[in-house]
């Protein structure tokens, strides 16, 4: 230098064209308790690496570009 895959809440996933992006753990409030811890109830948190195109609509198809992993020279 050629190539593959992967980039979503704090952290890990999922969702792989279609109204308010969905789980867990984890933060916070309130309930339980003598206290913490488990246990219930309930909130706040990500507009999908960026940038562009396709589309009636896109996180999800394409293209570029960043980053990070293997692979092959």
């Nucleotide at each position: 230098g050629g190539g593959a895959c992967c980039g979503u809440a704090g952290u890990g996933a999922a969702c792989c064209g279609g109204u308010u992006a969905u789980c867990a753990c984890g933060u916070c409030u309130c309930c339980c308790u003598g206290u913490c811890a488990c246990g219930g109830a309930g909130a706040a948190g990500a507009c999908a690496g960026c940038g562009g195109g396709u589309u009636c609509a896109a996180u999800u198809c394409c293209c570029g570009u960043c980053g990070g992993u293997c692979c092959c020279g």